[in-house]
Molecule: SAM riboswitch aptamer (S box leader)
Organism: Olivibacter sp. XZL3
RNA sequence: UGCUUAUUGAGAAAGACGGAGGGAUUAGACCCUACGAAGUCUUGGCAACCUGUGCUUACAAGGUGCUACAUUCUACCCGGUUCGAGAUCGGGAAAGAUAAGCA
Numbered sequence: 001u002g003c004u005u006a007u008u009g010a011g012a013a014a015g016a017c018g019g020a021g022g023g024a025u026u027a028g029a030c031c032c033u034a035c036g037a038a039g040u041c042u043u044g045g046c047a048a049c050c051u052g053u054g055c056u057u058a059c060a061a062g063g064u065g066c067u068a069c070a071u072u073c074u075a076c077c078c079g080g081u082u083c084g085a086g087a088u089c090g091g092g093a094a095a096g097a098u099a100a101g102c103a
Base pairs, nucleotide, nucleotide: 001103002102003101004100005099006098007097008096013043014042015041016040017039021032022031023030026075027074028073029072044067045066046065048064049063050062051060052059053058071095076092077091078090079089080088081087
């Protein structure tokens, strides 16, 4: 990097450096940000998957991971409201993220 499977629920921040972006990508909207973004480091924390204990609603925190809000919404398909457009609501797909396995 690619493929397969599962989940896409919940949870969890302080400090130092840094100095303008960030919320995956493209476009639009929306939101966060000099009362300090991204990133790096330290110390904590969380518990999704693997693992271990228990044997069953749990615990631990070794591996991966995560630690603003939310996979933020729309884009593609189907359906409801609407005469229709637009708008709005619901479902799905796609894409993304994480884990496990394989190449």